Notes:
A computed fold for a 351-nucleotide part of an RNA from an uncultured soil bacterium, annotated as small-subunit ribosomal RNA, central domain. Rfam family: Bacterial small subunit ribosomal RNA. The RNAcentral record of the full RNA draws on SILVA.
Context: one part of a larger RNA
RNA sequence: CUGGGCAUAAAGGGUCCGUAGGCGGUUGGGUAAGUCAGUUGUGAAAGCCCCCGGCUCAACCGGGGAAUUGCUGCUGAUACUGCCUGACUCGAGGGUGUGAGGGGUGAGCGGAAUUCCAGGUGUAGCGGUGAAAUGCGUAGAUAUCUGGGAGAACGCCGAAGGCGAAGGCAGCUCACUGGCGCACUACUGACGCUGAGGGACGAAAGCGUGGGGAGCAAACAGGAUUAGAUACCCUGGUAGUCCACGCCGUAAACGAUGGGCACUAGGUGGAGGAGGCCACUGACGUUUUCUCCGCCGUAGCAAAUGCGUUAAGUGCCCCGCCUGGGGAGUAUGGUCGCAAGGCUAAAACUC
Numbered sequence: 001c002u003g004g005g006c007a008u009a010a011a012g013g014g015u016c017c018g019u020a021g022g023c024g025g026u027u028g029g030g031u032a033a034g035u036c037a038g039u040u041g042u043g044a045a046a047g048c049c050c051c052c053g054g055c056u057c058a059a060c061c062g063g064g065g066a067a068u069u070g071c072u073g074c075u076g077a078u079a080c081u082g083c084c085u086g087a088c089u090c091g092a093g094g095g096u097g098u099g100a101g102g103g104g105u106g107a108g109c110g111g112a113a114u115u116c117c118a119g120g121u122g123u124a125g126c127g128g129u130g131a132a133a134u135g136c137g138u139a140g141a142u143a144u145c146u147g148g149g150a151g152a153a154c155g156c157c158g159a160a161g162g163c164g165a166a167g168g169c170a171g172c173u174c175a176c177u178g179g180c181g182c183a184c185u186a187c188u189g190a191c192g193c194u195g196a197g198g199g200a201c202g203a204a205a206g207c208g209u210g211g212g213g214a215g216c217a218a219a220c221a222g223g224a225u226u227a228g229a230u231a232c233c234c235u236g237g238u239a240g241u242c243c244a245c246g247c248c249g250u251a252a253a254c255g256a257u258g259g260g261c262a263c264u265a266g267g268u269g270g271a272g273g274a275g276g277c278c279a280c281u282g283a284c285g286u287u288u289u290c291u292c293c294g295c296c297g298u299a300g301c302a303a304a305u306g307c308g309u310u311a312a313g314u315g316c317c318c319c320g321c322c323u324g325g326g327g328a329g330u331a332u333g334g335u336c337g338c339a340a341g342g343c344u345a346a347a348a349c350u351c
Base pairs, nucleotide, nucleotide: 004322005321006320007305008304012319014201015200016199017198021194022193023192025088026087027086028085029084030083031082033081034080035077036076037075038074039073041071042070049065050064051063052062053061054060091191092188093187094185095184096183097182098181099180103177104176105175106174107173108172109171110154114150115149116148117147118146119145120144121143125136126135162169163168206247207246208245209244210243211242215241216240220236221235222234223233258318259317260316261315262314263313266296267295268294269293270292271291272290273289274288275287276286277285300307301306324351325350326349333344334343335342336341
C1' cells in the first nucleotide's frame, strides 16, 4: 500500500457554513495529457531463472538466452477520464401564487400562584414528620378579607402534535427577520455534492463588570435518624438560578446511527399543501399526488437485540474516526482561556 470496520462489541466530528482538495448530468465537435497498441534508444557487469559446457560429482567456474515489470523519443487508436469549444434541461437555482409553524430578535401587555408591606376580622396555636424537634407565634402568628409592591414561570389548549442545522423553542399582541411545503412556470443553464485547515453557532454549570433577587437552592448552620450520618427526612440559608454586555466551548451535545444522490413489497395512523369524485354551495365522506412525523412488516442485512423507502438493504461520491485492557484522555510540549479548564496527545511499566 492492499485488505477489515464504526446503533449496542474499539470507532460518526455537538451542529452548520465554507477554502484547498476529491468527486461530478445529457449531447456534438476539437485535442490527444491520462489510457491502449506498435516501434526506437536506454535499463552496466555480476547475481536470481532457463539451456549448454569445464574441474571424476557438487560447491565453484565459462558460454548463450530470458528477465530487468521502468524511463525516453517516434508512429498510431479515441471507448472512457481530462482540457478547449458549442448545445440541452431532468440536477441546482430563480419567478408568480398560496399555506402551516413554541424558528429567531426586540418592545409592550395579561391573569393565576408565591412572597413581602399596610390595614380590617379573629385567638392560641402554626408549621413540619414515619414519629418528632429545630423554626414561627400573645410585641397577636397560622386562617380569612381589602389595598399595594416585587421577582420568576406561563396551567387548561397540549398531542405518539409543530418548528429549527444542532444546542434548543410554549401566556397574549405588535414590529423586524431566517428557513420550509405545495401548485403553476414561457427564466438561468451543471451554476452541483462533500469538505482537510478555517469561520460561525453551541444545554447546564462556571467566570468578569453592572443590575436584580419572589420562589427554589450547591456551600453553610441547626433539628432529627443512626453504632457513626461530613447523607437520605425537617427548619433555615449564601452563591447561583433572572437581565445587559463580555468570556467559557463542554455533555448519555443520543437515533449512542456523518452528509449527498439513486434504486429496492406492502399495510396502518398523525401533520401541512394541491387536484379529482359526490353535493346547489360548504362541512363531511371518498380518492389521487407531493412533503414531513410515527408504528407494523416483505426481501435483504445482522452475533443477537433488531433495522427494514426516515435502512442498520443494494450501490456510488466526499469527510471524520477505530486497531487488546490498565497506565490515560494522563505526563510533556504547543496552543486557546481572566480563571476553572479546553483542544492536540504519548511512553515506561503492567495484565

Model confidence (mean pLDDT): 90 of 100.